The prediction has a mean pLDDT of 75. This is a predicted structure of a 398-nucleotide RNA (Bacterial RNase P class A) from a Chloroflexota bacterium. NCBI's taxonomy places the organism under Bacteria, Bacillati, Chloroflexota. It matches the Rfam family "Bacterial RNase P class A". Rfam classes the family as a ribozyme. Of the family's consensus pairs, 95% are formed in the model.
[in-house]
């Protein structure tokens, strides 16, 4: 200077005038409720609802099973399918990015066309060798055609063809056999907290791909969900159908106890286990009241700062700060500086069709993405401009 990797911040500020929500003090007011002055008020994603949790309820919520979720090792977390560091795999010159990364000689299955064939493929009619028999010829031989063997090496299909390179040996081939490699297995060593790496030796010669296919194997998970609950206050108006069980003991003759069935208990099945059972319960229709107040409602698995401690996510003492809680639903409008964007037009520099500085003059500036509604951790999607770091390649100067 050029390309690129990646990491962090920001996305107006300041006055003045008008209006809004909570909080708080003062005054005034029957009560309500009004006034002033303070204070303080939307995000980095408040979005998606994908994930994990806290907190709530569910008549004591337990185990199985079935489904479902995660999927290399180690480490942080309150806990993840997050996040940190590492293996290993793939992509790229590099920085650096992705990885749905456990098992395919435990079983099932799946693959168009092409090709002889697609997983234990072969009865391979493109080829090529041998044997027999016939025919023909240029006749120690060659050809043709048919049975019967034999190879799978050569070419070629294909995304992929049952290991590679090089001799041996055959009629002609092949790990048939050998030497070297690559790979599986099987015994050890070494470094590592592992995951893995790496050496040596023995063997058989070699078992493709797809588990984001069923499936196997390790771990996990109760269910609804702020309209969860929880209080206070008003108000009605109930009715019809069905169904609610046996045995055994006691008994103060009201009942009670215990077993078997029944029904009901916040995904399904199933044991167990609670509760219920005629002043009432359960079911299924029809028919009426209520929608009103206040809590849950913001102190927090809080924010922010130095140090320490760790590669790192994070941790851990100290100090510091309270920073929306609305309920038809606030945080908002005008105006003027500055600041920053964008157009044009002049002048200067420089490596001169380009980039940079300075001037005047127009415009915009809630101009990008986009608004809280129990709340944190986290993924993941959007985003005009605008700033700051580190890093790797490329040319060239010194």
């Nucleotide at each position: 200077a050029g390309a690129g990797u990646u990491g962090g911040c920001u996305g107006g500020a300041u006055g003045a005038u008008c209006g809004c929500g909570g909080g708080g003090u003062u005054a005034a007011u029957u009560u309500u409720u009004u006034a002033a002055c303070u204070u303080u008020g939307a995000g980095g994603a408040a979005a998606g609802u994908c994930c994990g949790c806290a907190c709530u309820c569910c008549g004591c919520a337990g185990g199985g099973c079935a489904a479902g979720g995660u999927g290399c090792c180690g480490g942080c977390u309150a806990a993840c399918g997050g996040c940190c560091g590492g293996a290993c795999g793939g992509g790229g010159u590099a920085a650096c990015c992705c990885g749905a990364u456990g098992g395919c000689a435990a079983g099932u299955g799946c693959a168009a066309c092409a090709g002889a064939g697609a997983a234990g493929u072969g009865u391979a009619u493109u080829g090529u060798g041998g044997u027999u028999c016939a025919g023909c010829c240029c006749a120690u031989g060659g050809u043709u055609g048919a049975a019967c063997g034999g190879c799978g090496a050569g070419c070629g299909u294909g995304a992929a063809a049952c290991g590679g390179u090089g001799g041996u040996g055959u009629a002609a081939g092949a790990g048939a056999c050998c030497a070297c490699c690559a790979g599986c297995a099987g015994a050890g060593g070494c470094a590592g907290u592992a995951a893995u790496g790496u050496c040596u030796c023995u063997g058989g010669c070699u078992a493709g791909g797809c588990a984001a296919a069923c499936c196997c194997c390790a771990c996990c998970u109760g269910g609804a969900g702020c309209a969860a609950g929880g209080u206070c206050a008003a108000g009605c108006a109930g009715a019809a159908u069905g169904u609610c069980g046996u045995c055994u003991g006691g008994u103060c003759c009201g009942c009670c106890a215990g077993a078997c069935a029944u029904g009901a208990g916040u995904g399904g099945c199933u044991c167990g286990u609670u509760c219920a059972a005629u002043u009432g319960g359960c079911a299924u229709u029809c028919g009426g009241g209520u929608a009103g107040a206040c809590u849950g409602c913001a102190c927090g698995a809080g924010g922010c700062g130095c140090c320490c401690g760790g590669u790192a996510a994070c941790g851990g003492u100290c100090g510091u700060c309270c920073c929306a809680g609305a309920u038809a639903g606030a945080u908002g409008g005008u105006c003027a500086u500055c600041g920053g964007c964008c157009a044009a037009a002049a002048a200067g520099u420089u490596u001169u069709u380009a980039a940079c500085u300075u001037u005047u003059c127009g415009g915009c500036u809630u101009u990008a993405c986009a608004g809280a509604a129990u709340g944190c951790g986290g993924c993941u999607u959007a985003c005009a401009g605008g700033c700051c770091g580190a890093c790797u390649c490329u040319a060239g100067c010194g």